[in-house]
RNA sequence: CAGGUUGGUUGGGCGAUCGCAAGAGGAAAACCUUUUGAGGAAAGUCCGCACUCCACAGAGCAUAAUGCCGGGUAACACCCGGGGCGAAGAGAUUUGCCGGAUAGGGCCACAGAAACAUACAGCCCACGCAGGCUUAAUCGCCUGCCGGUGAUGGUGAAAAGGUAGUGUAAGAGACUACCGGCGCGCCCAGCAAUGGGUGCGGCCAGGCAACCCCCAUUAGGAGCAAGGCCAAGCAGGGACGACGAGGCUGCUCGCCUCAUUCGAGUCCCGGGUAGGCUGCAGGAGGGAGCAGGCAACUGCUCUCCUAGAUAGAUGAUCGCACAGGCCUGAGGGCCGGACAAAAUGCGGCUUAUAAAUCGACCUGGGAU
Numbered sequence: 001c002a003g004g005u006u007g008g009u010u011g012g013g014c015g016a017u018c019g020c021a022a023g024a025g026g027a028a029a030a031c032c033u034u035u036u037g038a039g040g041a042a043a044g045u046c047c048g049c050a051c052u053c054c055a056c057a058g059a060g061c062a063u064a065a066u067g068c069c070g071g072g073u074a075a076c077a078c079c080c081g082g083g084g085c086g087a088a089g090a091g092a093u094u095u096g097c098c099g100g101a102u103a104g105g106g107c108c109a110c111a112g113a114a115a116c117a118u119a120c121a122g123c124c125c126a127c128g129c130a131g132g133c134u135u136a137a138u139c140g141c142c143u144g145c146c147g148g149u150g151a152u153g154g155u156g157a158a159a160a161g162g163u164a165g166u167g168u169a170a171g172a173g174a175c176u177a178c179c180g181g182c183g184c185g186c187c188c189a190g191c192a193a194u195g196g197g198u199g200c201g202g203c204c205a206g207g208c209a210a211c212c213c214c215c216a217u218u219a220g221g222a223g224c225a226a227g228g229c230c231a232a233g234c235a236g237g238g239a240c241g242a243c244g245a246g247g248c249u250g251c252u253c254g255c256c257u258c259a260u261u262c263g264a265g266u267c268c269c270g271g272g273u274a275g276g277c278u279g280c281a282g283g284a285g286g287g288a289g290c291a292g293g294c295a296a297c298u299g300c301u302c303u304c305c306u307a308g309a310u311a312g313a314u315g316a317u318c319g320c321a322c323a324g325g326c327c328u329g330a331g332g333g334c335c336g337g338a339c340a341a342a343a344u345g346c347g348g349c350u351u352a353u354a355a356a357u358c359g360a361c362c363u364g365g366g367a368u
Stems, first nucleotide, its partner, number of pairs: 001364010013320006020037007039339001043350002046348005051223004063219005068082005083098006099214002104212002106208003120153002122149003128145006161179006180204002182201008227278004236269005244258005285304008322337001324335004
C1' cells in the first nucleotide's frame, strides 16, 4: 500500500421566519414573553423483571418453559468464560449441535425378504425324518423335508463393530490377537463439564426425544384500559317544604286558575357514569477516574440529567457550508440527505439502517 476479519462510536450541521404541544412568568380567559420537546432501534411485542390488584394452610395433578460446566445479574430463554462432537476458511475468524434410546409406546419415505429380530437369492444340510442308488449288510452317494447360517450378492441414508486367524456341515465374538466403541474400577490434572493414563468385562441388537414419554429445575392469575383519589348530569334514598307555576301584562301591585301525601323547589346522603387528578418520568440511570476480575460485571469517588402528549405535539419554508449521486464545453450546473417516530418504566433478544469515524488482528506485496 492492497485485500480481508472483528469490536466500538456517531448517525446530518448552523442560522432565520412561520407553526404545534407542555411548563413557568406577566393578577387573569384571550394575548404576550421565555424555556423545553423522540430513538439506537422509540419497531416486533419474543423473553425476563419492577410496580399494581386479585387469590393463597400444606401438598399434588395438569400445562408450559429450560436442559454440557462454571460465573455475571434484580431476573432471564440474556451476557461472559470454558468443555465435548462437528462444519467453512490459507489465516485473522465465523458457525451448528449438547439430559435419557436396556422404563415404555410410536415412527423410520422409496427400495428391499427384512428397518430390529427378519432368510429373497446364495451357502450348508452335520444331527433327525422320508425316498432313491449301491452293498450280502454297515459304510457311502444323490434328492427332498425339517432346519442351520448375517460369511457372499442385491436394496437402502442406515442391514448384525473392523482386520487376521482358530473353528465349523456351512457359518458366526463362538473363540484368540490387534484396532475401534461401550460400561465399570483405580491414579493424575481441573471448582466442574471434561482431559490424560491404567486395569477389568466380549458388553458390541441401528436411528429419531423439535413424536409421545421419563428425569431434573423453574413457573399462582391478570395487567397502567393495572390500581388510587375527586366527581357534573340522570336515576335512587332522606330532610325541609308552597317560599311555586301559568294567565290578564313589557315591569310592579292586584286578581284568577293550577299544584299543595298524585310534591314545585332547596339542601343533604351513599354508590358512581361523563370528565378531571394521580400512577408518570431521579432511575436495577449516563459519563469520567481509580480499584477488583481473563471477561461478562462489580465497588468507591466526582460529575451530569428538564418529552410526558391522551387519539395523541415534536412540523414546514428559505439561506449557508458539508457528505453522496449524475452531467459537463472544466467555469460550473442539476438532484438530493439511511432506517424510522415516544404512550408506565427498566434489562435483554430479534429485525431495519445510507454514510462517517476510531481501534485490534490476518494475508499478500514493497521500502528501510
Molecule: Bacterial RNase P class A
Organism: Anaerolineales bacterium